[in-house]
RNA sequence: AGAGUCAACCGAACAGUCGCUGCUUAUUAUUUAGGCAGAGGAAAGUCCGGGCUCCACUGGGCAGGAUGCCAGGUAAUACCUGGGAGGCGUGAGCCUACGGAAAGUGCCACAGAAAAUAUACCGCCCAAUCCCUGGAUUUUGUUCCCGGGAUUGGGUAAGGGUGAAAUGGCGCGGUAAGAGCGCACCGCACUUCUGGCAACAGAAGUGGCAGGGUAAACCCCAUCCGGAGCAAGAUCAAAUAGAGGAACAUACGCAUGGCCCGUGCGGUUCCUGGGUAGAUCGCUUGAGCAACAAGGCGACUUGUUGCCUAGAUGAAUGGCUGUUCUCGACAGAACCCGGCUUACAGGUUGACUCUAUAU
Numbered sequence: 001a002g003a004g005u006c007a008a009c010c011g012a013a014c015a016g017u018c019g020c021u022g023c024u025u026a027u028u029a030u031u032u033a034g035g036c037a038g039a040g041g042a043a044a045g046u047c048c049g050g051g052c053u054c055c056a057c058u059g060g061g062c063a064g065g066a067u068g069c070c071a072g073g074u075a076a077u078a079c080c081u082g083g084g085a086g087g088c089g090u091g092a093g094c095c096u097a098c099g100g101a102a103a104g105u106g107c108c109a110c111a112g113a114a115a116a117u118a119u120a121c122c123g124c125c126c127a128a129u130c131c132c133u134g135g136a137u138u139u140u141g142u143u144c145c146c147g148g149g150a151u152u153g154g155g156u157a158a159g160g161g162u163g164a165a166a167u168g169g170c171g172c173g174g175u176a177a178g179a180g181c182g183c184a185c186c187g188c189a190c191u192u193c194u195g196g197c198a199a200c201a202g203a204a205g206u207g208g209c210a211g212g213g214u215a216a217a218c219c220c221c222a223u224c225c226g227g228a229g230c231a232a233g234a235u236c237a238a239a240u241a242g243a244g245g246a247a248c249a250u251a252c253g254c255a256u257g258g259c260c261c262g263u264g265c266g267g268u269u270c271c272u273g274g275g276u277a278g279a280u281c282g283c284u285u286g287a288g289c290a291a292c293a294a295g296g297c298g299a300c301u302u303g304u305u306g307c308c309u310a311g312a313u314g315a316a317u318g319g320c321u322g323u324u325c326u327c328g329a330c331a332g333a334a335c336c337c338g339g340c341u342u343a344c345a346g347g348u349u350g351a352c353u354c355u356a357u358a359u
C1' cells in the first nucleotide's frame, strides 16, 4: 500500500416562521399565554418465546404437535455463549434439519451380469475334444514341444467395463489363476485404561470381521406442550319485538383445539325477524435505560448511583424560507417485552488474517 474476516456507530445538519399530539403551570370560564416531551435499527415479516387478560375452582389418559451433539445463560425459546464432531477456506473465520440404519418396513431412476435371498458382460486359469503355423523325431502310418483359434465342463471376483455408490483399502507373500487365503499398516467391532462434568479424544489388547446409502422417508427413542387473544377484558350509557319457529331434555345439554374418563353447572343449541352500538378504562414505570465496581473464557449475574424517553383512535412531529456539505438509503409505533429473518445510498471506528515492498 492492497485484498479480506469479525464487531460496533451515524444515517442529512443548523437557524427562523406558522401549524399538530400528550402532559403540566397560570389565568379565564373552556379561551389565552408559557414549559417539557414527541416513530426505528430494523417500527418491517407475523416466524418463535413470554408478560398480561379471559375461559376456570380444576384433574388424568389417548391421539396430536414441537425440539433433537454436550455443558451453561435467560422469565422463556427453535434464541444466545462456550466446547465437541463433520465440512469449506492458505488464513483470520464460516456452515450444519448434528439422537437411532445391529427393532421393523420402504426407496436407490437409467446404465450395468448384479443395487440383495446376490451374481458373471469382457476377461484370467485348468481339463477334454477338434483345427492351424513352426520345430524336433521317425519305420513319413506317427510321437513330443511352443504358439494360436473354436466348442464343452469346472474354478474365479484379483484386472477391465457400467454407475453417485459394486461386497473393506493399500502393499507383500501365496496360488493353476485368484480371493483376508496368510502377514504388516489403516479401517470396523468388542474389552480395558487415561484425560474431560459431558459430548468426545488418546493408548493398549483381542478378533479376519460385514454389502452400502437414505430417517428434510414411514418408524423407534429421549425431553417438553391447555386454549383464545387488546377486535383480550372491565365499567357506564342507549335501545327494544322478554317477538316467532325447530331440536334435545338428567339415559340430555353446556364448560376456549380433538376424543374418552372424572369434576362442576342446569336449561342448551340452531334458524327467521326487529332495535341500539356512544364514552371511559385497559394505554405505558418497564423481565426499562445509562455509568461505575466486583465475579465469570463468555453469554450473563450481583451491587451502588443517576434518568423517565409517543400513547394516536379515518389515525399526531408537517409546510415554507435561508445557509452548509458526505447531496441524503431502507423506511412510520397502535398492549408490551426478548429473539430470529429480511432491506439498506453514503460515511466513520476498532481488532485480526493474507499478499507485495522498504528498513
Base pairs, nucleotide, nucleotide: 001355002354003353004352005351006350007349008348009347010346012324013323014322015321016320017319018318020038021037022036023035024034025033026032040330044341045340047339048338049337050336051335052229053228054227055226059261060260061259062258064225065224066223067222068221069083070082071081072080073079084098085096086095087094088093099220100219104218105217106214107213108212121160122159123156124155125154126153127152128151129150130149131148132147134145135144136143168186169185171183172182173181187209188207189206190205191204192203193202194201195200233281234280235279236278243272244271245270246269247268248267252266253265254264255263288307289306290305291304292303293302294301295300325328

The RNA shown here (Bacterial RNase P class A) has 359 nucleotides and comes from Methylomonas sp. The prediction has a mean pLDDT of 76. NCBI's taxonomy places the organism under Bacteria, Gammaproteobacteria, Methylococcales, Methylococcaceae, Methylomonas. Rfam family: Bacterial RNase P class A. Rfam classes the family as a ribozyme.